[in-house]
RNA sequence: CUUGCUGGAGAGAGGCGCCGCGCCACGCGGCACGCGCCCACCGAAGGAGCAAACCCGCAUCGCAUCGGGUGAAUCUCUCAGGUAAAGAGGACAGCAGG
Numbered sequence: 001c002u003u004g005c006u007g008g009a010g011a012g013a014g015g016c017g018c019c020g021c022g023c024c025a026c027g028c029g030g031c032a033c034g035c036g037c038c039c040a041c042c043g044a045a046g047g048a049g050c051a052a053a054c055c056c057g058c059a060u061c062g063c064a065u066c067g068g069g070u071g072a073a074u075c076u077c078u079c080a081g082g083u084a085a086a087g088a089g090g091a092c093a094g095c096a097g098g
Stems, first nucleotide, its partner, number of pairs: 001098007012039001014038005020033001022031003040083003046079001047077003053070005
């Protein structure tokens, strides 16, 4: 790095609109799914930001200062993603193999 197994968090069953399918009713309609928009919220797919340290430049005996570059995360951002339960997804961790 990869394969299998196991564990694995957070946050509105929010509002409005619309075609279609399904169910209930069939007089009007109602519910759920889906899609679009708006507001609120979450951080653990992915993405972005930086500390020490190191490197370069100016200068210098040398360092420091200054400017630039490299630079990690469970930190920060929230573009993407997500927000009842279940399911799915899931950073990361453990076990067994390649």
This is a predicted structure of a 98-nucleotide RNA (Glycine riboswitch aptamer) from a marine eukaryotic metagenome. The RNAcentral record of the sequence draws on MGnify. Its Rfam family is "Glycine riboswitch aptamer". Rfam describes the family as follows. This family represents the bacterial glycine riboswitch. The model forms 90% of the base pairs in the Rfam consensus.